[in-house]
Context: one part of a larger RNA
RNA sequence: UUGGGCGUAAAGGGUGCGUAGGCGGUUUUUUAAGUCAGAUGUGUAAUCCCCGAGCUCAACUUGGGAACUGCAUCUGAAACUGGAAGACUAGAGUGCUGGAGAGGAUGGUGGAAUUCCACGUGUAGCGGUGAAAUGCGUAGAGAUGUGGAGGAACACCAGUGGCGAAGGCGGCCAUCUGGACAGUAACUGACGCUGAAGCACGAAAGUGUGGGUAGCAAACAGGAUUAGAUACCCUGGUAGUCCAUGCGGUAAACGGUGGGCACUAGGUGUGGGUUUCUAUUAACGGAAUCCGCGCCGUCGCUAACGCAUUAAGUGCCCCGCCUGGGGAGUACGGCCGCAAGGUUAAAACUC
Repeated sequence: UUGGGCGUAAAGGGUGCGUAGGCGGUUUUUUAAGUCAGAUGUGUAAUCCCCGAGCUCAACUUGGGAACUGCAUCUGAAACUGGAAGACUAGAGUGCUGGAGAGGAUGGUGGAAUUCCACGUGUAGCGGUGAAAUGCGUAGAGAUGUGGAGGAACACCAGUGGCGAAGGCGGCCAUCUGGACAGUAACUGACGCUGAAGCACGAAAGUGUGGGUAGCAAACAGGAUUAGAUACCCUGGUAGUCCAUGCGGUAAACGGUGGGCACUAGGUGUGGGUUUCUAUUAACGGAAUCCGCGCCGUCGCUAACGCAUUAAGUGCCCCGCCUGGGGAGUACGGCCGCAAGGUUAAAACUC
C1' cells in the first nucleotide's frame, strides 16, 4: 500500500502471441443488477455531538434529543453502466488490384583477399618494434610467376536508406514462406484494446554429441618493457569463432522512453505508394494525400538538460515496475539447467 511517480534522480517486463480478468463504437426496444427517489422496519447500551441537571468549578456522573452516514423489504424513475432482443458501418477483419524491401528457411553458385601445397625464376635476408629480441631463412626463406587445396567473410553499390515484434538481417541465383504499405469499397458486422498466469522467440559468451578449421584468437609458451609485469607491445598458439542438432535464457537486450486510441502551429530533407498540374509521349519539376525514417521549431511540459503530430504536450483504457544508501540482486527455500548458472527473493547489522 492513501498518494506521488518510472528519458538522465529509485522505477518500462528483452520481445511477441495469448487465457482469465479489466476496459470498450452508433442506434431502437426491453429489463431493472448497479444507480437515483420515497416509505416501513431495524441499526442494543455506552461513546461522539447539541440542550439541560448533580458533585463549590472542572474532570467526572447523569436526563433528554440528534445522530448512528449501514442493512433489509416495499413502491417508483429509466438518463448513464450492466443483461436480453434487433438494426448499422465510422473501429477491426476479409476480398480484389498494384508496387517496395539485407524479413525468414532451404539448396546452389561467383570473384577478390589471407593461409597452405607443388613447380619455375632468383639470393641473403625476411619479419617485427618506441627500440629490440623470441620467430622464419643457404636443407634456399622473403620477393615474383603458374597451377592446386581449403575455410571464412562478402569491397564498391551503401544512404541519420530499407526490412523485422525484439534479438537481428547485406555477393549472386532459384524454390518455399511471413509481415507491412497504397488503391478500391465487393463482403463480415464490434468480431475490438490490453493482458496476471501460460506458451513461443531471444546478441555474444558458454555447454552436450558429430563434423569442420583459412584467418583471428581467451587459456598457455616464449621474447621484450619494468623495481616487479601473472598486463599493455612482439613471435607463436589451443578451446572458440564456422556447420548440423540439442541445451542454456542472459546484455548499456538502449530511444536508458510498455501497448492502444483520440486531440493539439509550422518548416525542411529522405524512403514507398496514389491522385493531379505543367507538355510532346518520356525524363524531370510543382501541388495534394496516405504510410515510414531524420533534422529544426511554436503552444504546452520539464529540476534542468531537453521533449515537442515518431511527445517527455492534453486526455481515456490495460499491463509491468519504484518507495533512502550499503548489506544484495546476496543468503535460505522453491522452480529450471548436464554444468556454468538463471529466476523468484529477504533479514540481522550499519550509515
Molecule: small-subunit ribosomal RNA, central domain
Organism: uncultured bacterium